[in-house]
Context: one part of a larger RNA
Formats: sequence, structure tokens, C1' cells
RNA sequence: UGACGGGGGCCCGCACAAGCGGAGGAGCAUGUGGUUUAAUUCGAUGAUACGCGAGGAACCUUACCUGGGCUUGAAAGUUAGUGACUGUCCGUGAAAGCGGAUUUCUCUUCGGAGCACAAAACUAGGUGCUGCAUGGCUGUCGUCAGCUCGUGCCGUGAGGUGUUGGGUUAAGUCCCGCAACGAGCGCAACCCCUUUCUUUAGUUGCCAUCAGGUAAUGCUGGGGACUCUAAAGAUACUGCCUACGUAAGUAGUGAGGAAGGUGGGGAUGACGUCAAGUCAUCAUGGCCCUUACGUCCAGGGCUACACACGUGCUACAAUGGGCGAGACAAAUGGUUGCUACAUAGUAAUAUGAUGCUAAUCCCAAAAACUCGUUCUCAGUUCGGAUUGAGGUCUGCAACUCGACCUCAUGAAGCUGGAUUCGCUAGUAAUCGCAUAUCAGCAAUGAUGCGGUGAAUACGUUCCCGGGCCUUGUACA
Repeated sequence: UGACGGGGGCCCGCACAAGCGGAGGAGCAUGUGGUUUAAUUCGAUGAUACGCGAGGAACCUUACCUGGGCUUGAAAGUUAGUGACUGUCCGUGAAAGCGGAUUUCUCUUCGGAGCACAAAACUAGGUGCUGCAUGGCUGUCGUCAGCUCGUGCCGUGAGGUGUUGGGUUAAGUCCCGCAACGAGCGCAACCCCUUUCUUUAGUUGCCAUCAGGUAAUGCUGGGGACUCUAAAGAUACUGCCUACGUAAGUAGUGAGGAAGGUGGGGAUGACGUCAAGUCAUCAUGGCCCUUACGUCCAGGGCUACACACGUGCUACAAUGGGCGAGACAAAUGGUUGCUACAUAGUAAUAUGAUGCUAAUCCCAAAAACUCGUUCUCAGUUCGGAUUGAGGUCUGCAACUCGACCUCAUGAAGCUGGAUUCGCUAGUAAUCGCAUAUCAGCAAUGAUGCGGUGAAUACGUUCCCGGGCCUUGUACA
């Protein structure tokens, strides 16, 4: 100087407390461990692994296993050679491949170029090992308020001071004081979205006024008022008032205001820590393989199942289930696509057909909700697992191993032990909608979008984590 302490002081955080809803019990989905297996490819392992890499494992992917092939190789480059190659046909084969028959290049400035083949040579190739050789990227402490430097001063020196102290703040934020005076990386602001207003612009959006028209509809003429769209601006600064204070600032049912004290959210992550993670995104040193640890193909496996754990979904019902009727979003996506509408089918869907390269057309029905009706507390008209049968769709192909529909079947489960998790406001809870990946889909996942919309916080004694000062130490 640090680190540590079941030392002290001050302070903060959904850390506790106060509340709300979960997990732990059931069934299923998914990931992991274990076991099994020819193989169940590999990685991730307290917090910081376990719906994680994977934003889509039937083949492919695919790295694993079994079997069958190739060896300058599946791909790329250079050098010289040949003129074919493609195509067509036959045999063999699971395919890859192997063997055979047939056919006999194109352009040309005649130098050559293109294409293909087989041989040789130089390069190849490796998801093989080492993340404890590395770059890059990432997690975490932590969006915590810290981490440092120049000069000066102090100390023999390691170092200290500044950065400590008194206040204040979300903040090393600011004020005052001070052997310090300044500065840098962080904080904040500058950026984006949202909330209010103004201006500009009105098509594909809108419809107050005027006119026309319909069974109905901004449907049409027209209009720019309004909504909205999308560009530029404005607005909030403790600016004003009162109280306290030297100041910074704090408090107020204050005023004004759409918004008030960082208005709400996002992006943004200092010096560093964990030899944290990743050689399987990529790049790369070293080592290793080179008729194989490379590469092609078929089939299988990654989907196994006594069990254990994590994360979720659905429930156990009446604040509910069923049936009928009615209303209100936002944000996406669409031409190898989204599909109105009609018809067939109980339905998944099929057939025909129309609009849209989209503020124009479509997916599209929002659902919780409201109204009416039924069920009347039951393992039930709750719950839907499992299984049987019949179908639909995608795709060479749904056996291993897809999703969906219909009929039948109708398991466990009556609110869950110890323990444990999330959340402070448009939040929790609850309700649907969309997208990426994608032929299809194991999506209950992930990422977004809106609808309805709470309760509680006395307080900081305690648990956990963190910051500053101080103290002890046989630790570095």
C1' cells in the first nucleotide's frame, strides 16, 4: 500500500421488511447429469452452466456410429498436355462410384481465350489437441462511482498528499475548507423512442362543412379543419414563490404547465477482477494426421430411459367451464409470397378465382371484455395426459422421428414439506397479436407489440451484495 475480520462509523440496492404472484407436489414440453448404446458428436458447470451455443437435428444440417468408395483429392490457384466435355444408352450397385458403347468443342484479330479431362509437381485438407501460447468477441462485479496522471509539497524509502474533512447529490454531483494547483478515463449532457404544442406537406391516410350516390361503406366530386403520417422546431432550467441554509442544495396539497425536479424507457459499461468463456463463428503460434484424424455416399444416431436436477406450459375450477350474440389495439410480414370471395368438406384442407412489389390489397378472427343462457360443487359439462381408428398438409421420403384435424378413450391432479424466485407503476398479474429461423415442424422457447390493470414500502435491527472513512492483523 492492499486484502481480510462472526471490528467500528456513515450510506446505498426488490437486500431485508410490507405486499402481490409464482417455483418446490401432478401431467406434459425442453435443457442437463447419470445410465445405456455401434454411436447416443462437441462445448457451457456456484453466483456468471442447465428453453445455453442451436433465431428451427426426418435426408441435408452433422462434427458421431456401421458399411461401401476415392487418394493432388470435395473446392481454389500456377505450369505444360489432350480435344473434348456435356448429352444419349447399357451393365453393376443402397447410393457414391466403377465398367462399357455412341457422339466428336465453341469463339477468334489465328497470337490465343473459354470449357472439360486425365497425369505430374508445387500448394491442399483436418469441427484433430492446446482458450494455461494468442487476437477478436462475450459474461460477471456493475450503469457500481470509482480509476489515474502532470507539476508542486511531505517522507531515507516503499509511498503519501491531491481523491481526506464539513455539508449535499442518483453520482469523485456540486459547495465550503485545506500544501496543494490543475488535468484525463468514467458520472452527467450531447444520440434514439415516448409524452404536449407549433410550422411545413396532404397520398395510398383523414372527413368538420358543401354536393352527389348506395341495401351499406370516404363510395365519388371536393376539402386540409380534425385524426394520422414524417420532417423541422419549441418546451423543463429548481426558471418563479415561500421556508431553512454562508453556499451547494433540501422541503412545499405552492403557482403556472401536457409534463417538475434525472418526466418515462433505450443505446452507452472507466482502470481492472475471475490464467472466467470461446482454437466448434472467424483468425492464429506450436504440436499431431496425410491411401487418413482428409473426403464422397447409403442407413442409423444426436429423439435411447430405472432415475436425479434446472427452466417452462397446462391444470386442480363457479372471479369458473360450455353455447349464442356484440365491441375495442399496436407493431410486424408478404411476388418461389400474402391471399379476399365462392364452392366442397364436421374439420385440418382442397378446387376455382380476385387484389396486392403494399399508409392502397392480404395475413386479420384480436383475446381477455360486455350481454344472454346453461352447468350447481362432483374427480364433475373441471382437467386434459395416454391410447385406438380415420384423415389433411409439407416434402425424393414422415418406420425409427413431423405438425395439424375429426371421432372415441378420459390418467395424474382438489393449491403442493423443508426451502426458494420475480416484481415499486402503466410495474406485477392477466389477455391475446406479430416476427426471425423455416419446405414442414416438435415454439409451451426467443424477441417485440399492444389490451385490462393492482397491492405495498412503518422502517434499516437483521440476511445478501456494494461504496467511503477508520481500526486490528503472525496474510501478500

Description
Predicted 3D model of a 476-nucleotide part of an RNA (small-subunit ribosomal RNA, 3' major domain) from a Bacteroidota bacterium. It was read from a public genome assembly.